[in-house]
Two RNAs folded together computationally: RNase P RNA and transfer RNA, 477 nucleotides in total.
It holds a member of the Rfam family "Bacterial RNase P class A". By type it is a ribozyme.
C1' cells in the first nucleotide's frame, strides 16, 4: 500500500433466560386426592455480531382469483465475458486517469435520431465570429529631400488573417519544417481523429494497413434514444384456538344485468344447466380460469391488550478429494450451535494479558532520542439477535498473520 | 419489528442548475415630553460529508436528525 484473521483469559460470588428432568403445593376446590399451564427449589444442558446497525439493494416464505402472452406507462440497471436463487454484488479481463513504485479510483452504452441548457466576463457560446493585434491597398496632419502626381509616422477609409494577446470551465487538431504581403491543413513529416479493410481474441478491445485535411464542443447523475430487468404488499405477512363487545351507525363508490331448457310447487318463488354480459391489484387486447351478489374506501363508536404456530435442518457449518487463473461448482464424511416478547445471554471482585501516560534505576548514542526494568496513574472500543439467508454501507480500544 | 415523509436565518415559509424571496421577531434612526403603531434603513440561513457538472440549496450517493402510519376481533 493490499489482503486474511481475532476482538480479553482464568477462578469465586451473586443474578436472567430457554429446553430436559425430579421434587414441592400459594392459589385454582369446603376437604383430599390427582394433575403440572403457572409458582418454587435441586440437578444436567444451550444462550449474540463482525458488524446482530443503517434497513441501501437481492432472493426465500406468505397473503392479495390470479396466471400466460403481447403491446403500453412507470421504475430501475449499463464496457465485456462469466459466478450465482437472485443482485446496484463478486471473479477475471479491456479501456481511462493518478502515482517512482506496490497498488488505487472509474454511474464506463448512446451527443454522427430529436429537444433543451451552456450564467457572468467576451468581438464571438454553436449558424461561428473579429476587441486588440499582423499585413496589403488608397488617403495622409508632423516630418524628410532628390521639390515630385515624390518618400512618408501618428491617423482615417476599405479590404486580408486567425500566428500573438485578452475574456473564458470550454474559442473549430497539436508540434517542426516548408510557405505566404502577413497568415492559414495552404502543403509535408510525426501524433491525434474519422472511414474502411486485415490479423488475433467468445467479447469488450487491440496491432497493422489504405484512404479522409480535419468535417464530429460540453451535458444524459437533463428529457430522451438503444439493451435488458421488474406484479404489489410484507412474520405487526398470514392460519388456528380462546375471552369480551353493541355482529353497531354516518358518508361515498362499484354492483345486484339479458333471455333459454329442465325439475320442484297451487302461486310468489327456488333450484340445476349452459349461453351472452360484467368484474378480476398501472392500463389495453387476448387464452385459460374464478366470482356474480353483495364487496369496497373513510369517519364515528364497542370489546381485547391472551395462547399456539409461522419459528429455528438452513441457498447452514467445518474437513477431505476434483475441475476452474478466480468468483465459484461437483463429490463425500462429520456436526446441530440463542429463540427472547417491554424483550434473556449479566454485575462485582480477584489475578492475568494488551495499550498508554509519568517518576526513577540501567543501556547504547550521530546528543535529536532510543530500548529493557521496577512502581504508581489511566483505558480496554463499536455496539446487541426479534422470520431467514447472500451482499452492500457505515460504526470499531486494539491486537496477529501474510503479500 | 416494518413502511413512508422531510431537514432554507430565532420562528413560520418559497424557490429547484447560474446573486436565496416574503411576513414576524431582533438591532438602529426617524416622529413623541415617554411609549405603542407607523415610517426609513439593516445584520443573521439552504443539516453533515463525498462524487457528476465550468458550476449544486437544488442531481446522485452515504450519514445524521425529526416527525408520521402499522396489533388483533367484531
Nucleotide at each position: 500500500c493490499g489482503g486474511g484473521c481475532c476482538g480479553g483469559a482464568u477462578g469465586g460470588c451473586c443474578g436472567c433466560u430457554c429446553c430436559g428432568u425430579c421434587c414441592u403445593u400459594c392459589a385454582g376446590u369446603u376437604u383430599u386426592g390427582c394433575g403440572u399451564u403457572c409458582u418454587g427449589g435441586g440437578c444436567g444442558g444451550g444462550g449474540a455480531g463482525g458488524a446482530a446497525a443503517g434497513u441501501c439493494c437481492g432472493g426465500g416464505c406468505u397473503c392479495c382469483a390470479u396466471g400466460g402472452a403481447a403491446g403500453c406507462g412507470c421504475g430501475g440497471u449499463g464496457c465485456c465475458g462469466g459466478a450465482u436463487a437472485a443482485c446496484c454484488u463478486c471473479c477475471g479481463g479491456c479501456g481511462g486517469g493518478g502515482g517512482u513504485a506496490a497498488c488505487c479510483c472509474c454511474a464506463g452504452g448512446g451527443a454522427g435520431a430529436g429537444u433543451g441548457c451552456c450564467a457572468c466576463a467576451g468581438a464571438a457560446a454553436g449558424c461561428a465570429a473579429a476587441c486588440c493585434g499582423c499585413c496589403c491597398g488608397c488617403c495622409g496632419a508632423a516630418g524628410c529631400c532628390u521639390u515630385g502626381c515624390g518618400c512618408g509616422u501618428a491617423g482615417g477609409c476599405g479590404g486580408g488573417u486567425a500566428a500573438g494577446g485578452g475574456u473564458g470551465a470550454a474559442a473549430g487538431g497539436g508540434u517542426g519544417c516548408g510557405g505566404u504581403a502577413a497568415g492559414a491543413g495552404c502543403g509535408c513529416a510525426c501524433c491525434g481523429c474519422g472511414u474502411u479493410c486485415u490479423u488475433g481474441g467468445c467479447a469488450a478491445c487491440a496491432a497493422g494497413g489504405a484512404c479522409g485535411g480535419c468535417a464530429c464542443g460540453g451535458c444524459a447523475a437533463a428529457c430522451c434514444c438503444c439493451a435488458c430487468c421488474g406484479g404489489g404488499a410484507g412474520c405487526a405477512a398470514g392460519a388456528c384456538c380462546g375471552a369480551a363487545u353493541a355482529g353497531g351507525g354516518g358518508c361515498g363508490g362499484c354492483g345486484c344485468g339479458g333471455g333459454a331448457g329442465c325439475g320442484g310447487g297451487a302461486g310468489a318463488c327456488c333450484g340445476c344447466u349452459g349461453c351472452c354480459g360484467a368484474u378480476c391489484g398501472g392500463c389495453u387486447u387476448u387464452c385459460a380460469g374464478a366470482u356474480c351478489a353483495g364487496c369496497c374506501g373513510c369517519c364515528c363508536g364497542g370489546g381485547u391488550u391472551g395462547g399456539u404456530u409461522g419459528c429455528a435442518u438452513g441457498a447452514g457449518g467445518c474437513g477431505c478429494g476434483c475441475c476452474g487463473c478466480a468468483a465459484g461448482g461437483c463429490g463425500u464424511g462429520c456436526c446441530c450451535g440463542a429463540g427472547a416478547u417491554g424483550a434473556a445471554u449479566g454485575g462485582c471482585c480477584a489475578u492475568c494479558g494488551c495499550c498508554u501516560c509519568g517518576u526513577c534505576u540501567c543501556g547504547c548514542u550521530u546528543c535529536g532520542g532510543c530500548g529493557a526494568g521496577c512502581c504508581g496513574g489511566g483505558g480496554u472500543a463499536c455496539a446487541g439477535a426479534a422470520c431467514c439467508c447472500g451482499g452492500c454501507u457505515u460504526a470499531c480500544a486494539g491486537g496477529c498473520c501474510u503479500g | 419489528g416494518g413502511c413512508c415523509a422531510c431537514g432554507u436565518g430565532g420562528c413560520g415559509g418559497a424557490g429547484u442548475g447560474g446573486u436565496g424571496a416574503c411576513g414576524c421577531a431582533g438591532c438602529g434612526g426617524a416622529c413623541u415630553g415617554c411609549a405603542a403603531a407607523u415610517c426609513c434603513g439593516u445584520a443573521u440561513a439552504c443539516c453533515c460529508c463525498g462524487g457528476u457538472u465550468c458550476g449544486a440549496u437544488u442531481c446522485c450517493g452515504g450519514g445524521c436528525g425529526u416527525g408520521g402510519c402499522c396489533u388483533c376481533c367484531a